[in-house]
Molecule: c-di-GMP-I-GGC riboswitch aptamer
Organism: Bacillota bacterium
RNA sequence: AGCGAACAUAGCAAACCUGCUUAAAGGCAGGGACGCAAAGCCACGGGUCUAAAGCUUUAUGCCAUGAUAGCCGGGUUGCCGAAA
Numbered sequence: 001a002g003c004g005a006a007c008a009u010a011g012c013a014a015a016c017c018u019g020c021u022u023a024a025a026g027g028c029a030g031g032g033a034c035g036c037a038a039a040g041c042c043a044c045g046g047g048u049c050u051a052a053a054g055c056u057u058u059a060u061g062c063c064a065u066g067a068u069a070g071c072c073g074g075g076u077u078g079c080c081g082a083a084a
Base pairs, nucleotide, nucleotide: 003081004080011036012035016031017030018029019028020027021026034070040076041075042074044073045072046071047068048067049066054062055061056059
């Protein structure tokens, strides 16, 4: 470098509930734990979700400049240390 058995320390927090917020998707806070060795950080590529504004074919329509890092890849930082 890479990898992920065990141990230790520390950490995050799905569904669901409550409040706030957004046009929506979603986000934030509190509760709560399904899980996570990057479930830390970055929308760069792909995917997915949404469609306010815009578009025109006027409708179960298109569209990201919105969102998702707990969808995948990539970048970057990082705890522990067996085997191969």